SAM riboswitch aptamer (S box leader) from Algoriphagus boseongensis, 109 nucleotides, folded computationally. The sequence was found by an Rfam model in a public genome assembly.
[in-house]
RNA sequence: GAUUUAUAAAGAAGAGGCGAGAGACAGGCUCUAUGACCCUCUGGCAACCUGGAAAGUCCAAGGUGCCAAUUCCUGCCGAAUAAGAUGGUCUUAUUCGGAACUAUAAAUU
Repeated sequence: GAUUUAUAAAGAAGAGGCGAGAGACAGGCUCUAUGACCCUCUGGCAACCUGGAAAGUCCAAGGUGCCAAUUCCUGCCGAAUAAGAUGGUCUUAUUCGGAACUAUAAAUU
RNA backbone atom coordinates (compact mmCIF):
# COMPACT_ATOMS: atom_id res chain seq x y z
C1' G A 1 0.00 0.00 0.00
C1' A A 2 -4.33 -3.64 -0.73
C1' U A 3 -8.63 -6.62 1.07
C1' U A 4 -12.37 -7.89 4.81
C1' U A 5 -15.11 -6.77 9.22
C1' A A 6 -16.54 -3.29 12.95
C1' U A 7 -17.17 1.62 14.87
C1' A A 8 -17.87 7.05 14.20
C1' A A 9 -24.88 11.68 18.62
C1' A A 10 -20.67 9.12 24.61
C1' G A 11 -15.71 10.39 26.68
C1' A A 12 -11.01 13.12 27.56
C1' A A 13 -6.13 19.54 28.18
C1' G A 14 -2.32 21.97 30.61
C1' A A 15 2.72 23.76 29.88
C1' G A 16 6.84 24.83 26.58
C1' G A 17 8.50 25.70 21.34
C1' C A 18 7.29 27.74 16.57
C1' G A 19 4.76 31.78 14.03
C1' A A 20 0.12 31.50 9.97
C1' G A 21 -3.00 29.51 8.54
C1' A A 22 -6.31 25.18 10.33
C1' G A 23 -10.80 21.97 10.43
C1' A A 24 -9.13 15.27 4.41
C1' C A 25 -11.70 17.27 -0.65
C1' A A 26 -15.80 21.17 -2.58
C1' G A 27 -19.49 24.54 -0.61
C1' G A 28 -21.12 26.36 4.09
C1' C A 29 -19.94 27.32 8.86
C1' U A 30 -16.34 27.50 12.59
C1' C A 31 -11.27 27.89 15.11
C1' U A 32 -7.06 31.25 14.95
C1' A A 33 -1.69 36.84 16.84
C1' U A 34 -6.12 36.55 23.86
C1' G A 35 -1.03 32.38 19.20
C1' A A 36 -4.70 28.25 16.24
C1' C A 37 -2.50 24.05 13.10
C1' C A 38 2.02 21.40 13.98
C1' C A 39 6.15 19.50 17.37
C1' U A 40 7.83 18.13 22.51
C1' C A 41 6.72 17.06 27.64
C1' U A 42 3.18 16.01 31.20
C1' G A 43 -1.76 14.70 32.10
C1' G A 44 -6.24 12.40 30.57
C1' C A 45 -10.15 9.33 27.72
C1' A A 46 -11.46 4.17 26.93
C1' A A 47 -13.21 2.85 20.60
C1' C A 48 -10.66 -1.92 19.04
C1' C A 49 -6.92 -5.54 20.82
C1' U A 50 -5.10 -7.33 25.60
C1' G A 51 -5.50 -8.68 31.02
C1' G A 52 -8.82 -9.28 35.37
C1' A A 53 -13.69 -9.86 37.98
C1' A A 54 -20.08 -14.48 38.94
C1' A A 55 -20.06 -10.74 34.60
C1' G A 56 -27.02 -8.03 30.08
C1' U A 57 -21.74 -5.29 32.97
C1' C A 58 -17.62 -3.35 35.52
C1' C A 59 -12.27 -2.59 36.43
C1' A A 60 -7.11 -1.93 34.58
C1' A A 61 -4.40 1.20 30.95
C1' G A 62 0.19 -2.96 28.26
C1' G A 63 -0.45 -2.13 22.14
C1' U A 64 -2.91 0.99 18.55
C1' G A 65 -6.02 5.20 18.72
C1' C A 66 -8.10 9.63 20.54
C1' C A 67 -8.59 14.54 23.81
C1' A A 68 -13.20 22.22 19.47
C1' A A 69 -17.83 21.78 17.15
C1' U A 70 -22.38 14.53 15.65
C1' U A 71 -17.03 12.16 10.84
C1' C A 72 -18.66 20.24 12.55
C1' C A 73 -22.93 20.32 8.59
C1' U A 74 -24.10 19.24 3.54
C1' G A 75 -22.45 16.47 -1.04
C1' C A 76 -25.12 10.54 -4.00
C1' C A 77 -29.99 7.73 -3.78
C1' G A 78 -34.92 7.11 -1.69
C1' A A 79 -39.29 8.60 1.36
C1' A A 80 -42.51 12.15 4.02
C1' U A 81 -44.09 17.21 4.85
C1' A A 82 -44.31 22.39 3.43
C1' A A 83 -43.74 26.44 -0.07
C1' G A 84 -43.18 28.16 -5.10
C1' A A 85 -43.53 27.55 -10.38
C1' U A 86 -46.01 24.24 -14.05
C1' G A 87 -48.93 21.13 -19.76
C1' G A 88 -46.50 16.44 -18.04
C1' U A 89 -43.56 17.84 -13.94
C1' C A 90 -39.80 20.59 -11.65
C1' U A 91 -37.30 23.61 -7.92
C1' U A 92 -36.32 24.91 -2.90
C1' A A 93 -36.47 24.01 2.45
C1' U A 94 -36.92 20.70 6.65
C1' U A 95 -37.01 15.80 8.69
C1' C A 96 -36.07 10.54 8.31
C1' G A 97 -33.66 6.12 6.09
C1' G A 98 -29.74 4.07 3.10
C1' A A 99 -25.12 4.42 0.40
C1' A A 100 -20.46 6.62 -0.76
C1' C A 101 -16.19 9.29 1.02
C1' U A 102 -12.95 9.89 5.17
C1' A A 103 -10.80 8.35 9.88
C1' U A 104 -9.57 4.55 13.43
C1' A A 105 -9.14 -0.46 15.12
C1' A A 106 -8.66 -5.75 14.36
C1' A A 107 -7.48 -9.70 11.05
C1' U A 108 -5.31 -11.27 6.43
C1' U A 109 -1.92 -10.11 2.54